[in-house]
Source information: Bacterial RNase P class A from Actinobacteria bacterium UBA5182, 412 nucleotides, folded computationally.

């Protein structure tokens, strides 16, 4: 200098002007009511002025987990659903941290994770064969044909025999080739008629023993030689799970019109169990009201900071802070300056080349938007708005900053 990996953060600033919402804040004014003999005080409503607070890292998706509220107690089971290597963290989780094994990458790092001898099912096509077999082949023996050539016999023209090779049948083989995502362990050597764990060495797997570790697992020794894949297929094992959700729920005001049926009704489906039961219960039809307050001061598994413990996630403690609460739903409009990004124009420095000059210095010309920086002009400025709240995950994001680590190249 370049290329990457992981993590954290920002995502405009300043000033002026006009305008928003909250306040269990202050002052003044007005209205109305209460206490008081009065002075004065208090509550509520409205207005003006002041003060103070006022969107996010994702507020999004609604994918998980909870807090909280209600269902009269929420017990057991079936069904259903979630999770799935081990240990730890947490209120909890499918999250986070640490580790184990497998895979990818030169590496920093990234991805994955129960069980296939409990059972059922699938593996198309190709291929001999996908839990069983031989397409091409290799070898042996038998039969037939049998070139060149060698040997032998003989009536010299033939015969016999051996013989590479070919065909057929039988037997041996599963090592080689082919097919396929995958073919009954892999590589190498020996051995064999040819082969094969047949034997041996190493590796993987399976089983046994010993050691280390909380554990996943790791290491060593021994040993027959060897016993596919798919469970985001049904399933099995382990473990966890009542339901509904702020439109939960609570209070106030207002208003109306009831009628019918039933023995059952509550607890997501079912069973057991349990509770309430003849009513103000349940269901069906019909009518009325959908207004206000609260839930919502969010004091919180809260924020900041420091110390201690822990590899870490995180935990404990000290000090400190209060940081939106709307309800058709608030923070915006305008102006100026600065900063950032992109494009463009013009100079300067540096760089390269040339000329002048005895060299140096210096000067001049040209190049080029590669490097640094200045001035001017034009344009842009991401994803995106709380609605009970919190812990995560996932998705979106113009531009930029910081830290750590890896690899390559160059120089000292």
């Nucleotide at each position: 200098g370049g290329a990457g990996c992981c993590g954290g953060c920002c995502g405009g600033g300043c000033g002026g002007u006009c305008g928003c919402g909250g306040c269990g804040c202050c002052u003044u004014c007005g209205g109305c009511c209460c206490c008081g003999g009065a002075a004065g005080g208090g509550a509520c409503c409205g207005a003006a002025g002041g003060g103070u607070c006022g969107a996010g890292g994702a507020a999004a998706g609604u994918c998980c987990g909870g807090a909280c509220u209600c269902c009269a107690c929420a017990g057991g089971g079936c069904a259903g659903g979630g999770u799935g290597c081990u240990g730890g963290g947490u209120a909890a989780c499918a999250c986070c941290c640490a580790g184990g094994c497998g895979g990818g990458g030169c590496g920093a790092c990234c991805c994955g994770c129960g069980g296939a001898a409990a059972g059922u099912g699938c593996c198309a096509c190709a291929g001999a064969a996908a839990c069983a077999a031989a397409c091409c082949g290799c070898c042996g023996c038998c039969g037939c044909c049998g070139a060149a050539g060698a040997c032998g016999g003989c009536u010299c023209g033939c015969c016999g025999c051996c013989g590479a090779g070919g065909c057929g049948a039988c037997g041996g083989c599963a090592a080689g080739g082919g097919u396929g995502c995958a073919a009954c362990g892999g590589u190498g050597a020996g051995g064999u008629a040819a082969g094969a764990g047949c034997u041996c060495a190493c590796c993987a797997g399976c089983g046994g023993c010993c050691g280390g570790g909380u554990g996943a697992c790791c290491g060593g020794c021994c040993g027959g030689c060897u016993c596919g894949g798919c469970a985001a297929a049904c399933c099995c094992c382990a473990u966890c799970c009542g339901g509904a959700g702020c439109a939960a729920g609570g209070c106030c005001a207002a208003g109306c019109a009831g009628g019918g049926a039933g023995c059952g009704g509550g607890c997501g489906g079912c069973c057991c169990g349990u509770c309430c039961g003849a009513g103000g219960c349940u269901c069906c039809c019909g009518g009325g009201u959908a207004g206000g307050c609260u839930g919502c001061a969010c004091c919180g598994a809260g924020g900041g900071u420091c110390g201690c413990g822990g590899c870490a996630a995180c935990g404990c403690g000290g000090c400190u802070c209060c940081c939106a609460g709307a309800g058709g739903g608030a923070u915006g409009g305008c102006c100026g300056c600065c900063a950032c990004c992109c494009g463009u124009g013009c100079g300067g420095c540096g760089c390269c080349g040339g000329u002048c000059u005895u060299c140096a210095c210096g000067a001049c010309c040209g190049g080029g938007g590669u490097g640094c920086g200045g001035c001017g002009c034009g344009g842009g400025a991401a994803c995106a708005g709380a609605a009970u709240c919190c812990g995560g995950c996932u998705u979106a994001c113009a531009g930029g900053c910081c830290g750590g680590c890896u690899c390559c190249u160059u120089c000292c």
The sequence was found by an Rfam model in a public genome assembly. The prediction has a mean pLDDT of 77. The model forms 93% of the base pairs in the Rfam consensus. Taxonomically the source falls in Actinomycetota (Bacteria, Bacillati).